[in-house]
Parts: sequence; structure tokens; C1' cells
RNA sequence: GUUCAUCAGGGCAAACCGGGUGCAAAUCCGGGACGCGAAGCCACGGGACCCACGCGGUCCGCCGGGCUACCGAAC
Repeated sequence: GUUCAUCAGGGCAAACCGGGUGCAAAUCCGGGACGCGAAGCCACGGGACCCACGCGGUCCGCCGGGCUACCGAAC
């Protein structure tokens, strides 16, 4: 450096509940764990969703792609 997975150390946090923000999709904080080997980041392509229908917005834990990263093994 490339590939592969996850022992260990750990990390993240679905549904749901409480509070906040937003017209909404959704999102933030707290609780909580369905799961995750990038469930870290990016709205680039596809897709789904919302609207006040605009050269508007949301979702990366929908799929693809890009970037970065701990430990272990092989080369």
C1' cells in the first nucleotide's frame, strides 16, 4: 500500500416515549436499543418524501459512487 473480516478496546443508535425547532418531509436534546465493519463524512447519480410549487427543501440507517478512519489477518 492492497484485500478481507471482526477477536479485543470501544463507537454509533432503530422503533417508541418526553421536550424543542420547522408549514411539512424531517431534525436537535434526553431516555431507550432494532441493528450497524464505516449506521463516520459528502446530496455527485438514482430513488423515496415534503411544500410556501421556487434555479425550493428532507432522507447517506434506501441503492450506487467519492473521501477519511481504529484493531486484527493475509499478500
The prediction has a mean pLDDT of 87. Predicted 3D model of a 75-nucleotide RNA (c-di-GMP-I-GGC riboswitch aptamer) from Arthrobacter sp. Br18. Taxonomically the source falls in Arthrobacter (Bacteria, Actinomycetota, Actinomycetes, Micrococcaceae). It was read from a public genome assembly, where an Rfam model found it.